[in-house]
Predicted 3D model of an 89-nucleotide RNA (c-di-GMP-I riboswitch aptamer) from a Gammaproteobacteria bacterium. It was read from a public genome assembly, where an Rfam model found it. The model forms 100% of the base pairs in the Rfam consensus. The prediction has a mean pLDDT of 89. The source organism's lineage runs through Bacteria, Pseudomonadati, Pseudomonadota and Gammaproteobacteria.
RNA sequence: UUUUGACAAGGGCACACCAGGCCGAAAGGCCCGGCUCGCAAAAUCACCGGUCUAAGGGGCCUCGGCCCUAUGACAGCGGGAUCGCCAAA
Numbered sequence: 001u002u003u004u005g006a007c008a009a010g011g012g013c014a015c016a017c018c019a020g021g022c023c024g025a026a027a028g029g030c031c032c033g034g035c036u037c038g039c040a041a042a043a044u045c046a047c048c049g050g051u052c053u054a055a056g057g058g059g060c061c062u063c064g065g066c067c068c069u070a071u072g073a074c075a076g077c078g079g080g081a082u083c084g085c086c087a088a089a
Stems, first nucleotide, its partner, number of pairs: 002089004012039002017034002020031004037076001043082003047079003050074003056069005
């Protein structure tokens, strides 16, 4: 440096749910405690595809509402990029 994650060590993260606080129109996110489905990149980045939401904007309307739209969000949906611990070959 490359490949791999079988064994080992020290560890790390935390789906869902529960309690408290906060941000947001929502989706969702942040902090903290409990718990632990799982993860060798479950670290970082919305570049590609996908998914969620629709404040604002646009359209329709029987004025109740409905439809479209990302500039919002998901990196624990897949791909890609970047950086990286330990071990083995």